SAM riboswitch aptamer (S box leader) from uncultured Nocardioides sp., 153 nucleotides, folded computationally. Of the family's consensus pairs, 93% are formed in the model.
[in-house]
RNA sequence: CUCAUCCAGAGGGACUGAGGGAACGGCCCUGUGAAGUCCCGGCAACCGCCACGAGCCUCCGCCACCCGGCGCGGUCACACGACCGAACGGGAAACGGACGUGGAAACGGUGCCAAAUCCGACCCGAUGCGAUGGACGUGCCGGGGCAGAUGAG
Numbered sequence: 001c002u003c004a005u006c007c008a009g010a011g012g013g014a015c016u017g018a019g020g021g022a023a024c025g026g027c028c029c030u031g032u033g034a035a036g037u038c039c040c041g042g043c044a045a046c047c048g049c050c051a052c053g054a055g056c057c058u059c060c061g062c063c064a065c066c067c068g069g070c071g072c073g074g075u076c077a078c079a080c081g082a083c084c085g086a087a088c089g090g091g092a093a094a095c096g097g098a099c100g101u102g103g104a105a106a107c108g109g110u111g112c113c114a115a116a117u118c119c120g121a122c123c124c125g126a127u128g129c130g131a132u133g134g135a136c137g138u139g140c141c142g143g144g145g146c147a148g149a150u151g152a153g
Stems, first nucleotide, its partner, number of pairs: 001153006011040005019029003024120003041113003046109003049103005058098004065091004072085005117147001122144004127139004
C1' cells in the first nucleotide's frame, strides 16, 4: 500500500498497586484491584490443513499423450507413394497455482476473551421536541464515509 472482517463468542489464578476503555467529546470500567508481566483455561475460524469444481463441467501454468492438414527437412522407393522429424493449429489426463464452496479445530502461525470498534464526531435520507418571523438548539432511526483493530498478501 491492497483486500477481507469488525451488533456473535470466550476468564480464573499469582505478582504488583492506579489507572484504563487509541486519539477529542460523552458515557463507562476500576482498591469487591486499573494497566502491565507470568501461569493455566477458553473463544473464534484469518492463514496453514482436508475434500470438491455442480450448473453453459471455473481460470491460469506446465505437459505425458492424441488428432489435423498445406508447406519444409530426412530416409526408402523412385511412377503414384510410404515412413520419420521439427515447427504450426486444435484437444488434453495427471500435477501445480488462483478463485470459489464446504469441512475440521487434532496439530501449527496469528488473533481475541466489559459494554457493537462502548457511542458520537463528517456527509446523505427519514423523523420527534424546544424556540420561532426566521436563523437556531436538541434527540432518535437507517445508510455511507473518516479513523482504528485483526488477518492475509